[in-house]
RNA sequence: UCCGAAAAAGGCAAACCCAUUGUGAAGUGGGGACGCAAAGCUGAGGAUCUGGGUUCAGAUAGUCUGGCUGCCGAAG
Numbered sequence: 001u002c003c004g005a006a007a008a009a010g011g012c013a014a015a016c017c018c019a020u021u022g023u024g025a026a027g028u029g030g031g032g033a034c035g036c037a038a039a040g041c042u043g044a045g046g047a048u049c050u051g052g053g054u055u056c057a058g059a060u061a062g063u064c065u066g067g068c069u070g071c072c073g074a075a076g
Stems, first nucleotide, its partner, number of pairs: 002076001003073002011036002016031006034062001040068003044065003047060005
C1' cells in the first nucleotide's frame, strides 16, 4: 500500500412518523434503524428525478465513475 476480521473504540442513519421550508424533485430539525469502511466532503462526467418548455434552472453524494480528506489493524 492492497485488504477489511463473528476484533475493539468511536461514527453515520434507509423506510416510516411528527414539525418546518420549497410549485416540485427534495432540504432541515426531532423520533426511528434498514443498512454503511468512507453512508465524510465534492454536482466534474454519466444516470435518475423536478419545474419550465427548447435547452434553461434545479434535486439526488444511501445510483455509478472521478477528485480531495480520514478512524482502527487480525489474517493474507
Molecule: c-di-GMP-I-GGC riboswitch aptamer
Organism: Chloroflexota bacterium